This is a predicted structure of a 135-nucleotide RNA (Guanidine-I riboswitch aptamer). The coordinates come from a structure-prediction model, not an experiment, and the mean pLDDT is 77. Rfam family: Guanidine-I riboswitch aptamer. Its family is annotated with regulation of gene expression in the Gene Ontology.
[in-house]
RNA sequence: GCGGAGCGCACCUAGGGUUCCGUCGACGCGGGCGACACGACCAGCUGUGGUCGGUUCCUCCGCGCGGGUCUGGACCAAGAGAUGCAGGCAGCCCCGAUGGGGGCUGCUCCACGGCGGGGGAAAAGCCCGGGAGAC
Numbered sequence: 001g002c003g004g005a006g007c008g009c010a011c012c013u014a015g016g017g018u019u020c021c022g023u024c025g026a027c028g029c030g031g032g033c034g035a036c037a038c039g040a041c042c043a044g045c046u047g048u049g050g051u052c053g054g055u056u057c058c059u060c061c062g063c064g065c066g067g068g069u070c071u072g073g074a075c076c077a078a079g080a081g082a083u084g085c086a087g088g089c090a091g092c093c094c095c096g097a098u099g100g101g102g103g104c105u106g107c108u109c110c111a112c113g114g115c116g117g118g119g120g121a122a123a124a125g126c127c128c129g130g131g132a133g134a135c
Stems, first nucleotide, its partner, number of pairs: 008085003012081001015076002020073002022070001023067003027064006034057002038053006087108009110130001112133001116128003
């Protein structure tokens, strides 16, 4: 000086939002139980009891709307986070024979970083991207 490798996958985490579930509501609609008062009728008879009606309210259920400035379930998720597997390299050993195969151990470093775009429900330390740029 030239070339190759420094990569891939799985499972998590930091982080991230809100499709789904859950949760919350001085939001809406519908329904059920119950309660106070009211009205009608009946019984009874002046103390009331029962049935029905609609209004209001409490609570419960369902649906819709809104909230992620709701801890969560679930979901996305790191080049510069974790663990593991595969791979690569080196050493030793074994098999087999000149092409190789297997086992064990070790190593697999370092790493500042936008704007913008993509993605999907949406966002992000996701992807473009160990890119542009900086040192």